Parts: sequence; C1' cells; structure tokens
RNA sequence: CCAGACGGCCGGGCGGCCGCGGCCCUGAGCGAUCAGGGUCGAGGAAAGUCCGGGCUCCACGGCGACAAGGCGGCGGGCAACACCCGCCGGGAGCGAUCCCAGGGAUAGCGCCACAGAAAGUAAACCGCCUCCGGACUUCGGUCCGAAGGUAAGGGUGAAAGGGUGCGGUAAGAGCGCACCGCGGACCUGGUGACAGGGACGGCAUGGCAAGCCCCGCCUGGAGCAAGACCAAAUAGGGACAGCGCGCCUGAGGCUUCGCGCUAAGGGUAGGGCCGUCGCCGGCCUGAGUUGUCCGGGUAGGUCGCGAGAACCACGCCGCAAGGCGCGGUCCAGAGGAAUGGUCGCCACGUCCGGGGUACACCCCGGGCGGACAGAACCCGGCUUACAGGCCGUCUGGCCCA
RNA sequence: CGUCGACUAGCUCAGAUGGUCAGAGCGCCGCCCUGAUAAGGCGGAGGUCCGAGGUUCAAUUCCUCGGUCGGCGACCA
Repeated sequence: CCAGACGGCCGGGCGGCCGCGGCCCUGAGCGAUCAGGGUCGAGGAAAGUCCGGGCUCCACGGCGACAAGGCGGCGGGCAACACCCGCCGGGAGCGAUCCCAGGGAUAGCGCCACAGAAAGUAAACCGCCUCCGGACUUCGGUCCGAAGGUAAGGGUGAAAGGGUGCGGUAAGAGCGCACCGCGGACCUGGUGACAGGGACGGCAUGGCAAGCCCCGCCUGGAGCAAGACCAAAUAGGGACAGCGCGCCUGAGGCUUCGCGCUAAGGGUAGGGCCGUCGCCGGCCUGAGUUGUCCGGGUAGGUCGCGAGAACCACGCCGCAAGGCGCGGUCCAGAGGAAUGGUCGCCACGUCCGGGGUACACCCCGGGCGGACAGAACCCGGCUUACAGGCCGUCUGGCCCA
Repeated sequence: CGUCGACUAGCUCAGAUGGUCAGAGCGCCGCCCUGAUAAGGCGGAGGUCCGAGGUUCAAUUCCUCGGUCGGCGACCA
C1' cells in the first nucleotide's frame, strides 16, 4: 500500500430571527385567559411486538396426575430469558475469524415420491463362478437351457447394510489380517460437555423428531383501552340459548283443628367457579343465574405516570459476561400527541471553473448533498431499517529498509 | 396502544399426511353455431404459491425473520 476479519463510537457544530409542548415564577384580569421571564424537551433503533420481567386486576386454594405451550451440548452471569460470557463438539475458510433449532432414530408408530431387480425382518436385472443337459467346433472354447453360489464390478437413486489395501477363494464375502470409522464396557485427565489410551466385538446400528413421539426442565389468565377515585346521563329495556326451579323447617297466618297447608326467613341436596381429572378444602348461588346479540346513555376530570434491575467517573475482584464499594448527576412525559423552520459561518462529502510547471497535493471562487426514522405504563434483550464518518485490535499478500 | 388472523391465475376460492400434475368456477383469447348478438359446444393461454433465509434427497405445505391487508378491544346501567 492492497484485500479482509472483529470490536467500539458518532450519527453534524456555533450564532441570529420566527415558532411549538410541559413545569415554575412575576404581573394584569371576578374569571376564561393574556403578557414577560426561567428551565426542560426523542432514538440507536423510540420500529417489529419476537422473548423475558416489573406493575395492575382476575382466579380462595393445597397435593398428585394429565393436557396445552415453550426450552434443549457443558459451566457461569443475570431479577429473568429463547439474552450474554467462557468452554466442548461439528462444519466453512490459507488465515484473522465465522456459522450451528447442538437431547434421543437399539422405547414405539409413521414416511422415504420417481427411477431401480431390490428402499429397510434387504435385494440376484446385467455381470462373475461352479455343476448338469443339449447344440456347434478350427478341440483353445463358444452358444442355449436348468439348478445353485456370489453384494467384488455395471446400472438406478438423495440414500444400496462400514471404507482403503493385502491375503484368501471356483467366483466372492469381516471369511482372515493391518490402518481408519463404529459400538458398549474399562483406565486416565477434566466441576462438566468431552478428550486421550490399550484391549475386546467383526459391523449387528441408513435418513427424517423445524412428522407423531420419548426424556429432562420451565410456565395460572389477561393486559395501562390493566386498574382506582370523582362527576354526568339513561329504558336496570328486549330477543335467543345453556343449566336449574328438589327436600326439610317455619315466629306468624290459614285451617275441614290432622304438625294438614303456607308468606318472610333459616337449613340442606343440587348447581356454578377455581385449565382438566381425582382427593381434601373453600367461595357464590340455592330459584334464579350465565353467555351471546339487539337497543339506551356518556365519551369529562384526577391518579396510575417516571429517582431507577437509571446514567457517568474511579477503585477492587473476575479470562469474560458481570459483581461489590465509593463519589457525582437528575434525564421528556400530555391529550391523537410538542421537540420545528429559516438565514449566516465552520466542519464533511461531491461536482465545476481558475491558479501554483502536473488528472497526484495545496490555495481561491461557486453549485449541490446529509440517511433510517418519531417516545404514548416502564425496564432487560433479540431482530429488522440506516446517508455518511471516526477509533482500536488482528489476518493474508506485495514492496522498501 | 394492545391483541388475533389472512396472503395461491385478472377476481372468488380449493389444495393430501412434504413427492408423481398446482386445480375449480367466473373472466380472457381463438374456432364452431347465427343474417348478427346472447346462450351453447370445442380448444387454448395465463402462477417467482407475499418476500428472504433455514430443515429435508425434495417445501405452496414444516420452522424463523420481514412485508402488506384485515378483524376485535372504551366506560355506565
């Protein structure tokens, strides 16, 4: 210098004028409000709403099983996580480095189209080999048929039941051996995933779980239009459906004087709810209640609402994510919703013209450009969008000393 | 703001448990029929299955991330 990998940061600055929203102060006004001043006023993603929490309400719950949903190498971090850090295993790259939904296919079920002889308890289409019979013969063999052997070779396929080599054999074959792979035990190291080792087994065990499923772990439901208070208004209206309307008692009352009937009330069976079921238990209801739809009314105010898992600097611990300590700072909040516009200068990028001898570098003048986007209860992450720029570490190559 | 769902031909919709071929109706084009239309008959064209990535031998289908469109949700009695 070229090409690249990773991490972090910024995402214009200053000033003038005009304008917007919240809060505070002062003055005017009975008040609505107006005027002046001060102070604060978007983001790295405020976004998608994909995860995890806080907060609020609902569910009275406890134990066990089940369902539904999610997670999935190991260890650690964290309030928690599907996030982050470190490590392991596999894959890609010369490398820095990057990617992985990375438990289980000997628990079971299912699927593997087309092609192919055979596709999952494997399989003889061609080929190869043996034996028998027949035909031909140049006596070397060749052809046809039948019975068997064979997974080495061909062909099909995404995939053909370990791979390579040597031996062996009629031809072959883990049939035997060596190396590699695989398997279940053993030994050693490691917290662990796992790694290494020697022997054994002779291959039995194809793929798919982002098909059902099995194993382990986690999870109650809804969401600030949650919810609380105040105020206002109206027809506590109608239709349909579901489950129900059983029994006992009963001051008093009725009475045919028989504890015969019965209003209010009480009890109980029953019913409903707590995801489902079982057990225990509870709450409500007990003659009504629940759900859906149609209709009616109001669409006003206050709180929730921002000092927190907050940010910055330093010290210590830790490889790191992060933790602890100490000091400092206060940093939008509202309602369909403010945070903007313009001018000048500077910085940046780019283009044009002129000059310095030059398409390089510098100077002068002029033009143009600046993204993605927009808080709405709040936080931690992930993902996606983004003009342009800065810094640091590292890798490969070339050149010079 | 929250929450739920759908994207397949010009339109309305099917689509199996991943596979053989991505289909139907209407519409469009050509021919026949008719004096000419309509109706009818015959034939034909037309698809990035919303986009990107992943799992798989193989994806419209399974999974993930985006995009577009749509539904529902205020309080009172």